[in-house]
Context: one part of a larger RNA
RNA sequence: CUGGGCGUAAAGCGCGCGCAGGCGGCCCUUUAAGUCCGCUGGUCAAAGACCGGGGCUCAACCCCGUGUCAGCCAGGGAUACUGGAGGGCUAGAGACACGUAGAGGCAAGCGGAAUUCCGGGUGUAGCGGUGGAAUGCGUAGAGAUCCGGAAGAACACCGGAGGCGAAGGCGGCUUGCUGGGCGUGAUCUGACGCUGAGGCGCGAAAGCGUGGGGAGCGAACAGGAUUAGAUACCCUGGUAGUCCACGCCGUAAACGAUGGGCACUAGGCGCUGGGGGGAUCGGCCCUCCCGGUGCCGUAGCUAACGCGUUAAGUGCCCCGCCUGGGGAGUACGGCCGCAAGGCUGAAACUC
Repeated sequence: CUGGGCGUAAAGCGCGCGCAGGCGGCCCUUUAAGUCCGCUGGUCAAAGACCGGGGCUCAACCCCGUGUCAGCCAGGGAUACUGGAGGGCUAGAGACACGUAGAGGCAAGCGGAAUUCCGGGUGUAGCGGUGGAAUGCGUAGAGAUCCGGAAGAACACCGGAGGCGAAGGCGGCUUGCUGGGCGUGAUCUGACGCUGAGGCGCGAAAGCGUGGGGAGCGAACAGGAUUAGAUACCCUGGUAGUCCACGCCGUAAACGAUGGGCACUAGGCGCUGGGGGGAUCGGCCCUCCCGGUGCCGUAGCUAACGCGUUAAGUGCCCCGCCUGGGGAGUACGGCCGCAAGGCUGAAACUC
């Protein structure tokens, strides 16, 4: 080293792109590196081990003899598989053409409802809030109601077990720019593929820097209540923040707590995108194929729960990770960050 695992027990990196590496479709020729040969030669010192025999009274110990298994090197041989070289193929992958759905992304412009504030009209004593109250607001005219104006943020209904995206995530309307998917065709390339240590990029919320903005909400904070107390839950206020631009941070129950790819293995019922056939006035209906997304379920799997063609079934390839609890995601060191802190990540001791 050869082990067993990773949905919930410890364990899938938050997600992608991708260098190296690992792995790699069908056919032919060639080579013979891996692989195979009880084919040949060399080597494998002595001691030791194994087997046979002998010597110390036995044994340990010592002595003698024999040979094997292999291993390594060289030569010869085999050629199925793997590898190398050459040629070919189209089922993988990609391109192309024509269609097609969508809150996919970025930018600009626009819209209405609501809220708050301001001005004006009407109007008078309350409003607000709660379990009940109080703080608060109001005769300097509030609340209610009508008209006008301003501002910021979010987009009711449609809306769905719906759709899109690698993930985070994405929802008013219009325009521009732009990424990906799916279906049909089988025109082109001809294995161009899969994964991916490092690396690079993206990455909710909160937080940070500079400048703006600030309606509503609202950590902190203040007050009123509650209570034995109430640094809370409830109420009245309210700063940062929430919003925008640019730059950082890089975390999460970043979850399907389930890495990616390919193949195979009963069905039934929905939703969604596209296509074919039947039927037809018709996309109304019936049926089949491909892609996505749900529920139930067979075999099988599972400790059970459950999973079950969207696998947690059956296999192969590649990566990541786990190895008793606490100490501890801590200390130290390193790298990153303006900071907050992040990443990497122990031990003593203890049960």